[in-house]
RNA sequence: UACGAAAAGGGCAAACCCCGGGAAACCUGGGGACGCAAAGUCACAGGCCUGCGCUUGCCAAGGAGGUAAGCAUGGCGGCUGGACUGCCGAAC
Numbered sequence: 001u002a003c004g005a006a007a008a009g010g011g012c013a014a015a016c017c018c019c020g021g022g023a024a025a026c027c028u029g030g031g032g033a034c035g036c037a038a039a040g041u042c043a044c045a046g047g048c049c050u051g052c053g054c055u056u057g058c059c060a061a062g063g064a065g066g067u068a069a070g071c072a073u074g075g076c077g078g079c080u081g082g083a084c085u086g087c088c089g090a091a092c
Stems, first nucleotide, its partner, number of pairs: 003089002011036002016031003020027002034078001040084003044081003047076003053071007
C1' cells in the first nucleotide's frame, strides 16, 4: 500500500415509539437494535425523495381559485462513485 479471518478495547445505530422543528422530504434529542470495518467527515459527480414557492398549459373568470406537467435553491452519506481522516492485525 492493499486486504478483512480471529480476538480485545471500544464505536455507530435500521425499523418502530416519544418530545420538539419543518409545507413536505426529512432533521435535533430520548428510548430501541436490523445491521455496519469506515454506518467517521465533505452534497463534488450520478442517483433517489419532497414541492412551500416558481414557470407553462388547461378549466374558471368579476375575482378568488382548481388542475396537469416541469423546475431545487430543500432533503437523503445506512444508494453508487470521488476527496480527506482513522482502531485492530491472520492469510494473500